Small-subunit ribosomal RNA, 5' domain from an uncultured bacterium, 494 nucleotides, folded computationally. Model confidence (mean pLDDT): 86 of 100. Its Rfam family is "Bacterial small subunit ribosomal RNA".
Context: one part of a larger RNA
RNA sequence: GGACGAACGCUGGCGGCGUGCCUAACACAUGCAAGCCGAAGGAAAGUGGCAACACGAGUACUUGGCGCAAGGGUGAGUAAUGUAUAGGAAUCUACCCUUCGGUCUGGGAUAACUUCGCGAAAGCGAAGAUAAUACCAGAUAUUGAGGAGACUUGAAAGAUUUUAUCGCCGAAGGAUGAGCCUAUAUCCCAUCAGGUAGUUGGUAGGGUAAUGGCCUACCAAGCCAACGACGGGUAGCUGGUCUGAGAGGAUGAUCAGCCACACUGGAACUGAGACACGGUCCAGACAUCUACGGAUGGCAGCAGUGAGGAAUAUUGCUCAAUGGGUGAAAGCCUGAAGCAGCAACGCCGCGUGGGCGAUGAAGGUCUUCGGAUUGUAAAGCCCUUUUGUAGGGGACGAAAAACUCGCUCAGCGAGCCUGACGGUACCCUACGAAUAAGCCACGGCUAACUCUGUGCCAGCAGCCGCGGUGAUACAGAGGUGGCGAGCGUUGUCC
Numbered sequence: 001g002g003a004c005g006a007a008c009g010c011u012g013g014c015g016g017c018g019u020g021c022c023u024a025a026c027a028c029a030u031g032c033a034a035g036c037c038g039a040a041g042g043a044a045a046g047u048g049g050c051a052a053c054a055c056g057a058g059u060a061c062u063u064g065g066c067g068c069a070a071g072g073g074u075g076a077g078u079a080a081u082g083u084a085u086a087g088g089a090a091u092c093u094a095c096c097c098u099u100c101g102g103u104c105u106g107g108g109a110u111a112a113c114u115u116c117g118c119g120a121a122a123g124c125g126a127a128g129a130u131a132a133u134a135c136c137a138g139a140u141a142u143u144g145a146g147g148a149g150a151c152u153u154g155a156a157a158g159a160u161u162u163u164a165u166c167g168c169c170g171a172a173g174g175a176u177g178a179g180c181c182u183a184u185a186u187c188c189c190a191u192c193a194g195g196u197a198g199u200u201g202g203u204a205g206g207g208u209a210a211u212g213g214c215c216u217a218c219c220a221a222g223c224c225a226a227c228g229a230c231g232g233g234u235a236g237c238u239g240g241u242c243u244g245a246g247a248g249g250a251u252g253a254u255c256a257g258c259c260a261c262a263c264u265g266g267a268a269c270u271g272a273g274a275c276a277c278g279g280u281c282c283a284g285a286c287a288u289c290u291a292c293g294g295a296u297g298g299c300a301g302c303a304g305u306g307a308g309g310a311a312u313a314u315u316g317c318u319c320a321a322u323g324g325g326u327g328a329a330a331g332c333c334u335g336a337a338g339c340a341g342c343a344a345c346g347c348c349g350c351g352u353g354g355g356c357g358a359u360g361a362a363g364g365u366c367u368u369c370g371g372a373u374u375g376u377a378a379a380g381c382c383c384u385u386u387u388g389u390a391g392g393g394g395a396c397g398a399a400a401a402a403c404u405c406g407c408u409c410a411g412c413g414a415g416c417c418u419g420a421c422g423g424u425a426c427c428c429u430a431c432g433a434a435u436a437a438g439c440c441a442c443g444g445c446u447a448a449c450u451c452u453g454u455g456c457c458a459g460c461a462g463c464c465g466c467g468g469u470g471a472u473a474c475a476g477a478g479g480u481g482g483c484g485a486g487c488g489u490u491g492u493c494c
Base pairs, nucleotide, nucleotide: 001494002493003492004491006490007489008488009487010486013350014349015348016347017346018345019343020342021308026306027305028304030303031302032301035066036065037064040063041062042061046055047054048053073261074260075259082186083185084184085183086182087181088180091178092177096174097173098172099171100170101169102168103167104138105137106136107135113128114127115126116125117124118123144153145152146151158166159165160164187233188232189231194224195223196222199221200220201219202218203217204216205215206214236258237257238256239255240251241250242249243248263284264283265282266281267280286297287296288295289294314340316339317338318337322336323334324333325332326331353383354382355381356380363374364373365372366371388431389430390429391428392427393426397421403415404414405413406412407411438483439482440481441480442479443464444463445462449478450477451476452475453474459466460465
């Protein structure tokens, strides 16, 4: 000198774009953050009706399907099961795309419901009845799987506005995503020098989607290590960021990729995918309710609270856009996201007026008492209106999907609907210099000097050093210098 997720002191007009718990991965009141589908399926009481049946109602409740493994948060752990780069072979992949073929015949249950029973509650048990795109059996089978072959084995589901769509099953390919392996690189300590028995390799088997000591049995005795094994400490890694001419050094907030974690520890279930933040089970600590028998909870989601701290924001609006889930669709959900609020926390931009104006006014300060300086500065005259206040107009971001119509109809064209921000930005008009300047320094380094007070006191100080009666170094004043909505200090890095 530069930089900062900064803090502190003094000061503070506006706008745009960003950024905002770096500390206790400390504990959390309250609300919201993951639902959707009646075009998969099923009631009753009651009402109307002679009845069939209709309404109740696709409602309550519930079965089923897809989603909940994404998005969002945090960095505790991890020095390599991680990350970065470059390769590899022994794999899987829901939804999506392409192609081929199929969608046959049956069956038994069960929830909601009804009737009992237990419990303070959370909830639980028994009996009875019922549906499905829930479950099961049989049939069929191409280029599936297994097998050298003969052969063996393996599937399906229907719905509706009823003829066109959406589905369902098998196979092949793609796309996307994921798992696995190898090489190289990846902080400090040698006052850590030897480490290792599933350890290293083989054979056989098990396990997995898949290779492999991943696991087991047997056999061999290997394997790693001063090119730093093993141990200890510290730490998420990277693209990047800061600095520097570069080499390098430091760093890893925001944004993006990967990893890990979800009160602490462990485990599996379901599923295409989890060993699952707002799922389950067990144990623990903590907290809440309790009729003392027993239950319930997990903000490192968004707000918000307490605590810690030098220190870090609203219990806001909207799904209008983008994106996600679901649905045939309308739509619904979405603290993702888009916006608004708070904070000079940062960067950038603008303003606090412009021109003329000398008897160089008054006042202040200094003075050699002549004057000098503040100083064209003010006053005064003439302008301007960014900003401000008031009034008027007023957006872009939104054209789709759906629907209607038309056409040369896997599609195209036209019409119609939709804005949180926001009556905001922006534009026009009126008024009036009106609403808007501070902070630090002035001994040298280092740009900028005098007076008064004080008297080794009070104090200053980054270093050298100032202060003991003429202090340009303390304090005040005038003047001057620097930067300017900031200025200075502290901390950290280069």